[in-house]
RNA sequence: GUGAGUGUAGCUCAGUGGCAGAGCACAGGGUUGUGGCCCCUGUGGCCGAGGGUUCAAUCCCCUCCACUCACCCCA
Numbered sequence: 001g002u003g004a005g006u007g008u009a010g011c012u013c014a015g016u017g018g019c020a021g022a023g024c025a026c027a028g029g030g031u032u033g034u035g036g037c038c039c040c041u042g043u044g045g046c047c048g049a050g051g052g053u054u055c056a057a058u059c060c061c062c063u064c065c066a067c068u069c070a071c072c073c074c075a
Base pairs, nucleotide, nucleotide: 001071002070003069004068005067006066007065010024011023012022013021018055026042027041028040029039030038048064049063050062051061052060
């Protein structure tokens, strides 16, 4: 450089054109002599950036950015 894939909560990942979720973690409470386990509640998201299509975009289209893989070139 070419092609493909990924980007969503602190971490690992679901998700769908119509108000964004789970597990773990974190905070508070319950249980316990204390802690752990377990149970309840809660906090936490410009859905990578910009633009376009649409009544409506995290989702579809375009460009860009970051990362991963494969191939090619040079050394």

Predicted 3D model of a 75-nucleotide RNA (transfer RNA) from Nitrospirae bacterium UBA2233. It matches the Rfam family "tRNA". Rfam describes the family as follows. Transfer RNA (tRNA) molecules are approximately 80 nucleotides in length. By type it is a transfer RNA. The source organism's lineage runs through Bacteria, Pseudomonadati and Nitrospirota.